[in-house]
Context: one part of a larger RNA
RNA sequence: GAUUGAACGCUGGCGGCAUGCUUAACACAUGCAAGUCGAACGGGAGAGGGGCAACCCUCUUCAGUGGCGGACGGGUGAGUAAUAUAUAGGAAUCCGCCCUAAAGUGGGGGACAACUCGGGGAAACUCGAGCUAAUACCGCAUAAUCUUUACGAAGCAAAGUCGGGGACCGUAAGGCCUGACGCUUUGGGAUGAGCCUAUAUCGGAUUAGCUAGUUGGUAGGGUAAAAGCCUACCAAGGCAACGAUCCGUAGCUGGUCUGAGAGGAUGAUCAGCCACACUGGGACUGAGACACGGCCCAGACUCCUACGGGAGGCAGCAGUGGGGAAUAUUGGACAAUGGGGGAAACCCUGAUCCAGCAAUGCCGCGUGUGUGAAGAAGGCCUUCGGGUUGUAAAGCACUUUCGGUGGGGAGGAACGACUCUAUAGCUAACAUCUAUAGAGCUUGACGUUACCCGCAUAAGAAGCACCGGCUAACUCUGUGCCAGCAGCCGCGGUAAUACAGAGGGUGCAAGCGUUAAUC
Numbered sequence: 001g002a003u004u005g006a007a008c009g010c011u012g013g014c015g016g017c018a019u020g021c022u023u024a025a026c027a028c029a030u031g032c033a034a035g036u037c038g039a040a041c042g043g044g045a046g047a048g049g050g051g052c053a054a055c056c057c058u059c060u061u062c063a064g065u066g067g068c069g070g071a072c073g074g075g076u077g078a079g080u081a082a083u084a085u086a087u088a089g090g091a092a093u094c095c096g097c098c099c100u101a102a103a104g105u106g107g108g109g110g111a112c113a114a115c116u117c118g119g120g121g122a123a124a125c126u127c128g129a130g131c132u133a134a135u136a137c138c139g140c141a142u143a144a145u146c147u148u149u150a151c152g153a154a155g156c157a158a159a160g161u162c163g164g165g166g167a168c169c170g171u172a173a174g175g176c177c178u179g180a181c182g183c184u185u186u187g188g189g190a191u192g193a194g195c196c197u198a199u200a201u202c203g204g205a206u207u208a209g210c211u212a213g214u215u216g217g218u219a220g221g222g223u224a225a226a227a228g229c230c231u232a233c234c235a236a237g238g239c240a241a242c243g244a245u246c247c248g249u250a251g252c253u254g255g256u257c258u259g260a261g262a263g264g265a266u267g268a269u270c271a272g273c274c275a276c277a278c279u280g281g282g283a284c285u286g287a288g289a290c291a292c293g294g295c296c297c298a299g300a301c302u303c304c305u306a307c308g309g310g311a312g313g314c315a316g317c318a319g320u321g322g323g324g325a326a327u328a329u330u331g332g333a334c335a336a337u338g339g340g341g342g343a344a345a346c347c348c349u350g351a352u353c354c355a356g357c358a359a360u361g362c363c364g365c366g367u368g369u370g371u372g373a374a375g376a377a378g379g380c381c382u383u384c385g386g387g388u389u390g391u392a393a394a395g396c397a398c399u400u401u402c403g404g405u406g407g408g409g410a411g412g413a414a415c416g417a418c419u420c421u422a423u424a425g426c427u428a429a430c431a432u433c434u435a436u437a438g439a440g441c442u443u444g445a446c447g448u449u450a451c452c453c454g455c456a457u458a459a460g461a462a463g464c465a466c467c468g469g470c471u472a473a474c475u476c477u478g479u480g481c482c483a484g485c486a487g488c489c490g491c492g493g494u495a496a497u498a499c500a501g502a503g504g505g506u507g508c509a510a511g512c513g514u515u516a517a518u519c
Base pairs, nucleotide, nucleotide: 001519002518003517004516006515007514008513009512010511013365014364015363016362017361018360019358020357021323026321027320028319030318031317032316035068036067037066040065041064043062044061045060046059047058048057049056050055075276076275077274084201085200086199087198088197089196090195093193094192098189099188100187101186102185103184104183105182106140108138109137115130116129117128118127119126120125146155147154148153160181161180162179163178164177165176168175169174202248203247204246209239210238211237214236215235216234217233218232219231220230221229251273252272253271254270255266256265257264258263278299279298280297281296282295301312302311303310304309329355331354332353333352337351338349339348340347341346368398369397370396371395378389379388380387381386402460404455405454406453407452408451412446416442418440419439420438421437422436423435424434425433463508464507465506466505467504468489469488470487474503475502476501477500478499484491485490
C1' cells in the first nucleotide's frame, strides 16, 4: 500500500447492488418448511334434484385401501489425511419417470382396511368377531430377439379408467367399434448412480518399524457389478527413510486475497463433489436410502402420566435462551423461475421471488450556486502599528437534485385454462380425441414500483483523525519527569510546535480513526 463475512470509538442525509452466528455439530417454547390424485377403489357426512316408496343421479367434503412423491429441493462442516477431492483413464454393472422401436393387454380366485358390533387403556394406541371394493394380492392361459441349459429342453407377464359413436345384438346395463391416458415383456437411447487404476493433496523422526483376513492362490458363498467383500483349506507373503505405522491439524475443488511475476495466505457468499442429521448401531421399503422433518434397538437429555406406560429431536425458515468483540423479521406471495402430485382445473412448495433490520462492504448523488470589502462584529495572535479567521458571514440575485407533498404511470405476463375458427392425424364417422396455427377473455407478492409531471422553500442534511521526525499541516494558554502521550525514534524536571485546552492549519469524507488478520 492492498484486502476483510470483521469488531470497537466518535459521527451519520439519500439511493442502487451485494453481504450478514467466523464462537456452543450448545439446548430449544411456538408457528410453518411434503404432499397430491375421486379420471384406481369401496364407504361416512352434508346439500340439491327425480321418484308414492325402495332407491337413483349430481355436487361438496372426510378418514381409509391403492398409486406417485417424501432418496429432490433446503441446512451444517462434526468426522475424514484418503472408502474423500482434483485431473486423466478403465471394465465386471444397475438405472423409476422421459424418448425411441417391436410384441401383448385372455380368463378366473381368495382376502384385508374403511364400516358394524364387542373388549382393554389415563393416554399413546390396541385386541377379537363379522361384511366389502379396486389399477391392492394370488393362481391359470399365452411366450420370444427374455432367463437357465446337460443344447434335448425347461421357465417367466399384464389392469384397467375416462370420453365418443353409425349399423348389428341386448328389456336394460352393456356387448361391439373407436380415441386418450395407463399396464406387461423385450431391444436401444438419454439421464443419474455404483466400482477400479494412476498422479497430486498440511505438520511432526523428540513417531522406525507396521501387518494374521494380514499378502497371494484354490473352492464355495455373496453383490446390480470386479474383488479377502465373506468362509474353508494351502502358501508366507504385503508395506516402509521415495517416510510405512503412530500423533496432531483439516471437509476437497472451481475460486478468493495479495504480488510485476514466481510465490505466499485462504476455501464466507456463488458453483461442483463428499460427509453428517441428539449420540452409537441396524436393517426394512423402494428404480434409488442403510433415509434431516421414516422404522427398530441401546444411551444421554427434555416433556406427559391415573406410575402400568408413553412422546420428542431446528446443522430447514423465522424465533428463544446460552456462549461471544460480534452477525437480522416468530414478514408477504406462489405474480415469475423451478419442483411434487393430477388428464386438467388446481393443490402443496420458509426452494424461490420480494419486502423488513444493519454505513457490514462496493458504487453513485446531495448537504447549494453566483455576487458580495465597511476586509463588519466576535474569536485568536500581536513587536499594539496590525495580522488572521475571511468572500468566509451578513446583504443581493438565482437554482431546487435528493428528501417532502399531490397527480400520472411502463416492464417483469409468457404460458396454461375456457370459448370460437381453420388445418392435419386417428376412424366406419364431418362424432370424440390428439397435434398445430389464429382470434377473444383471464392472471402482479413486490407496489404508494421504476420513470415522468406539478407545488413549496436555501429551505431538512458534516463529521472524524492528525499537525516533533518518518508524514501533508504552528501558535498561545495550562501543567511542571506530575498529569499524561507513544507505531519506531522518543516527549514531559517553568518559556513543551510531542501532554491538556483554544485559535489556526493538513488529510479523508457519510464516513473517519483504532484493534485484529493476510499478502
The part of an RNA shown here (small-subunit ribosomal RNA, 5' domain) has 519 nucleotides and comes from a metagenome. The coordinates come from a structure-prediction model, not an experiment, and the mean pLDDT is 85.